[in-house]
Molecule: RNase P RNA; transfer RNA
Organism: Oceanicoccus sp.
RNA sequence: CGAGCCAGCCAGACAGUCGCUGGGCCCCUCACUCUGUUUUCUCACUAGUGGUUAAACAGGGUAGGGCCGAGAGGAAAGUCCGGGCUCCAUAGGGUAGAACGCCAGGUAACGCCUGGGGGGCGCAAGCCUACGGAAAGUGCAGCAGAGAGUAGACCGCCUAAGCUUCCUCUUUACUUCGGUUUGGGGGGCGCCGGUAAGGGUGAAAGGGUGCGGUAAGAGCGCACCGCGUAGCUGGUAACAGUCUACGGCAUGGUAAACCCCGUUCGGAGCAAGACCAAAUAGGCCCACUAUAGGCGUGUACCCGCGCUGUGGGCGGGUAGGUUGCUAAAGCUUGGUGGUGACAUCAAGCGUAGAUGAAUGACUGUCCACGACAGAACCCGGCUUAUCGGCUGGCUCAACUA
RNA sequence: CGGGGCAUAGCGCAGCCUGGUAGCGCACCAGCAUGGGGUGCUGGGGGUCGUAGGUUCAAAUCCUACUGUCCCGACCA
Numbered sequence: 001c002g003a004g005c006c007a008g009c010c011a012g013a014c015a016g017u018c019g020c021u022g023g024g025c026c027c028c029u030c031a032c033u034c035u036g037u038u039u040u041c042u043c044a045c046u047a048g049u050g051g052u053u054a055a056a057c058a059g060g061g062u063a064g065g066g067c068c069g070a071g072a073g074g075a076a077a078g079u080c081c082g083g084g085c086u087c088c089a090u091a092g093g094g095u096a097g098a099a100c101g102c103c104a105g106g107u108a109a110c111g112c113c114u115g116g117g118g119g120g121c122g123c124a125a126g127c128c129u130a131c132g133g134a135a136a137g138u139g140c141a142g143c144a145g146a147g148a149g150u151a152g153a154c155c156g157c158c159u160a161a162g163c164u165u166c167c168u169c170u171u172u173a174c175u176u177c178g179g180u181u182u183g184g185g186g187g188g189c190g191c192c193g194g195u196a197a198g199g200g201u202g203a204a205a206g207g208g209u210g211c212g213g214u215a216a217g218a219g220c221g222c223a224c225c226g227c228g229u230a231g232c233u234g235g236u237a238a239c240a241g242u243c244u245a246c247g248g249c250a251u252g253g254u255a256a257a258c259c260c261c262g263u264u265c266g267g268a269g270c271a272a273g274a275c276c277a278a279a280u281a282g283g284c285c286c287a288c289u290a291u292a293g294g295c296g297u298g299u300a301c302c303c304g305c306g307c308u309g310u311g312g313g314c315g316g317g318u319a320g321g322u323u324g325c326u327a328a329a330g331c332u333u334g335g336u337g338g339u340g341a342c343a344u345c346a347a348g349c350g351u352a353g354a355u356g357a358a359u360g361a362c363u364g365u366c367c368a369c370g371a372c373a374g375a376a377c378c379c380g381g382c383u384u385a386u387c388g389g390c391u392g393g394c395u396c397a398a399c400u401a
Numbered sequence: 402c403g404g405g406g407c408a409u410a411g412c413g414c415a416g417c418c419u420g421g422u423a424g425c426g427c428a429c430c431a432g433c434a435u436g437g438g439g440u441g442c443u444g445g446g447g448g449u450c451g452u453a454g455g456u457u458c459a460a461a462u463c464c465u466a467c468u469g470u471c472c473c474g475a476c477c478a
Stems, first nucleotide, its partner, number of pairs: 002396009012366007020071002023068005031062009042051004073372001077383002080381005085269004092303004097265005102116005117131001118129004132260002137258002139254002154199002156195003162189005173180002207225006226249001227247005232241003273323004283314006293308005316477003330349008367370001402474007411427004421458001429445006451467005
C1' cells in the first nucleotide's frame, strides 16, 4: 500500500431571533374560584347551635406577566418473544392446544445472551447453524425407471437342457481302411436359471477401495477406511480418542408430515384498572321457565365456582376531566470475582410525559453537504430500515529493511 | 394505541388443513345459428398464486421476515 474480519462510538456543527410542551421561583390581586376567621342579614328550634345573605381580612388555586433551567431514537418501527404493572375465584382438576429442543452457565424472564461440542463455508482472521427421536408406530416419494423400501433382472455378464462347429487325444462297434459312429476335450448360440460387479432411469438404487475367490458374481473371505454395540481413558456435560473387544453391515430419505420423548405455558391488556361528571326518555324482537335454563369465570370441551328476571339483538343516548404516568431489573466512573454473558461494592448524576397530541421555524458562517426515521404504561431482547465518518484489535498477499 | 383477518387470471371466489395436474363463474377472442344485433351452442387464450429467504427430490400449500389492505374496541340503557 491492497483485500478482508471483529468490537465500539458519532448521527451536521456554531451563533442570533421568534415560537411550542411540561416544570421551578417571583410579581399582580383588576377578573374567577376554594378554605378559614370575624362581623352582618334572616329562619328554625332542644337557647347556643345549625342553615341562609352580604362584607372585610388571611392563605391557596386558575388566568395574566417576568426570570431560570429541561425537552425523541439507535432503531422511538414491526408487535415477533419475555417480564413488570393492573383486573378477572390469587389462577383449581382433566382433555385439547401452543411454544421450545446438542451441553453447561447467565438472567426477573425469554424463543435472548455467553462459553463449549457436532456439522458446513473460508488460505486465514473469522462467519453460519429450527442441532432431540426415522433400529415405537403410521404415512409420503408425481414423472421416469426392470425395481422406490420385507428391493429389483431391461441391457449386460455367466451357464447344468438343447442346437451347432472344430480338434482327432482316446475309446466302442462297423469298414471298401478313405472314413462313419460312441465317448472325451475346446469354441459359438443359449431355455429354465444364477448374478447387484458394469450400463441405463431418477433427487434418492440397500457401505467404499484393493486383493483373493467364483461358471459369472456377491462381505462370499481377507486387509484398510467407514458404520454400529460394549468397555476403557479424558471431560461437570454435550462429546472426543492413532485405545481394546465384538458385529460382515443388520440401521436409505422425510418429523418447518402425523407422531413419540422431554421442558415450559391461566387469560386479557393502560381503550388494563381507579375516581368525579354527563347520559340512563319511549319502544320492538329473540332465548330460557326453576334439582331447569341463561350469563360470567376474556381461545375450545367436561368438571368445579359465582350471579340470577336475566342475557342477547335492533334502534337510541353520552363521550369531558383527574389518576394510572414515569426513579427505572436506571445511567456514568472506578474497584473486585469470573474465559465470558454477568454478579457485587463504592462514589457521583437526577434524564420527555404530550392527549389533535410539544420537541420547531427563519437568518448567518463553516464542512466531509447530512441516511433511516418521531416517544404515547414501562423495561430486557430479537428482527427489519439506515448517507457517511471515526477509534481499537486481528488475518491474508505483495514489497522494503 | 391495542387486538384480529385477508392477498390466487380484468372482476368475484375455490384449491392450502392432508406438499407433486392451478380450477369455477362473469368478462375477452374465434367459429356456427340470424338479413344484422341481442341471445344460444361449440372451441380457445390469459396466472412466474403480494415480495424475499429457508425446509424438502419437489412449495400456491409448510416455516420465517417484509409489503399492502380490511375489520374490531369506551360508557349508559